[in-house]
RNA sequence: GCCUUAGCCAGAGCGGUGGAGGGAGCGGCCCUGUGAAGCCCGGCAACCGGACACGAUCCGGUGUCAAUUCCGCCAAAAACUUUUGGAAAUCCUGAAAGAUAAGGA
Repeated sequence: GCCUUAGCCAGAGCGGUGGAGGGAGCGGCCCUGUGAAGCCCGGCAACCGGACACGAUCCGGUGUCAAUUCCGCCAAAAACUUUUGGAAAUCCUGAAAGAUAAGGA
């Protein structure tokens, strides 16, 4: 890197360090010197494992701590075949993509 399954509208610091960037990609729109990323500490509790007083418990691994996975990107008009999401709606539904967990080739 690839495949499978699962949930992704809840939750989480006015700390230290660090110094300019960050929110996957693209387009938006945001966050940021009233201090970004990263690192440390702290917190949260999704998945897995363990313990047990089976409790809305505890411990460990991974994860995670602006905004719904911040929002949109597809569900026809292009030559052929097949097909032609719903809706009054700035809306809804599903997909794609992504990150994460657990497992697999």